Description:
A computed fold for a 72-nucleotide RNA from a Candidatus Woesearchaeota archaeon, annotated as transfer RNA. Model confidence (mean pLDDT): 84 of 100. NCBI's taxonomy places the organism under Archaea, Nanobdellati, Candidatus Woesearchaeota. Its Rfam family is "tRNA". Its family is annotated with triplet codon-amino acid adaptor activity in the Gene Ontology. About the family: Transfer RNA (tRNA) molecules are approximately 80 nucleotides in length. The sequence was found in a public genome assembly.
RNA sequence: GCCUCUGUAGCUCAGUGGUGGAGCGGCUGCCUCGUAAGCAGCAGGUCGGGAGUUCAAGUCUCCCCAGAGGCU
Numbered sequence: 001g002c003c004u005c006u007g008u009a010g011c012u013c014a015g016u017g018g019u020g021g022a023g024c025g026g027c028u029g030c031c032u033c034g035u036a037a038g039c040a041g042c043a044g045g046u047c048g049g050g051a052g053u054u055c056a057a058g059u060c061u062c063c064c065c066a067g068a069g070g071c072u
Stems, first nucleotide, its partner, number of pairs: 001071007010024004018055001026042005048064005
């Protein structure tokens, strides 16, 4: 230098152009003599950045940034 893939909650990851989710973690409550476990609920996201297409973009296109792998 070229090619491919990845980037979504604190962490690990889903997400078919039409309401942004799960598990774990956090907080509150219930339960208990107390803790753990269990149960119920709540909070937490400018979906890496920008532009474009579209009535509508996490999703499609382009550029950039960061990371991983491969080729030379």